The RNA shown here (Guanidine-I riboswitch aptamer) has 111 nucleotides and comes from a Solirubrobacterales bacterium.
RNA sequence: UGGACAGCGCCCUAGGGUUCCGCUGCCACGCACUGGCAGGACUGGUCCGAGAGGGCAGGCGCGGCACCGCACAUAGCCUCGCUGACACGGAGGGACAAAAGCCCGGGAGAC
Repeated sequence: UGGACAGCGCCCUAGGGUUCCGCUGCCACGCACUGGCAGGACUGGUCCGAGAGGGCAGGCGCGGCACCGCACAUAGCCUCGCUGACACGGAGGGACAAAAGCCCGGGAGAC
């Protein structure tokens, strides 16, 4: 200087708004049903959702099980242990109906 293959995963929550549902108010009409308009400083359901949140998958290891004429190797299953790193961070902009800890972004910057 170049740099192949493979991996960087899934579920959930914090959080978020308001397309739909629900709820509330007003009107159509006296009630119910239904419809129209409005409301997310309406708890909620659907929905979006973390690099710096949780769990799991996965990885490594001791042991065991099974297979095998015997042994070895490879692969499979199970309990358990470890691991699943570290990580201060705007403003502004963007998408979806809209917003956000989503994306720009492990960015700018700080140390």
The coordinates come from a structure-prediction model, not an experiment, and the mean pLDDT is 78.
Rfam family: Guanidine-I riboswitch aptamer. From the family's description: This family represents a conserved RNA structure found upstream of the ykkC and yxkD genes in Bacillus subtilis and related genes in other bacteria.